[in-house]
RNA sequence: ACGAUUGUUUACUAGGGUUCCGCCGGUUAUAACCGGGCUGGUCCGAGAGUAAACCGCUCUUGUAUAAGGGCGCCACGGAAGGAUAAAAACCUGGGAGAU
Repeated sequence: ACGAUUGUUUACUAGGGUUCCGCCGGUUAUAACCGGGCUGGUCCGAGAGUAAACCGCUCUUGUAUAAGGGCGCCACGGAAGGAUAAAAACCUGGGAGAU
């Protein structure tokens, strides 16, 4: 100085806020509106979290469709900005940087 790849999807969790519901307070009132994230449900949600399915490679059995087994490692990380109602471990991003 240079340095590629490290699969896809779904569900869930850590985490996150406040659109909707609930809760609390107020406005004459069970309606409606306003304020409060507030133990919550809906909601958002991981490259570096979990699980499953698919997929890839490979081995065994089988004439073959196929069935079963194994492997798919590792991963320190801002600030700032962006989306949505809003925020975040979301997205920029396995980025900058560090080693």
About this RNA
Model confidence (mean pLDDT): 82 of 100. This is a predicted structure of a 99-nucleotide RNA (Guanidine-I riboswitch aptamer) from Paenibacillus sp. Root444D2. Of the family's consensus pairs, 100% are formed in the model. Rfam family: Guanidine-I riboswitch aptamer. Rfam's curators write: This family represents a conserved RNA structure found upstream of the ykkC and yxkD genes in Bacillus subtilis and related genes in other bacteria.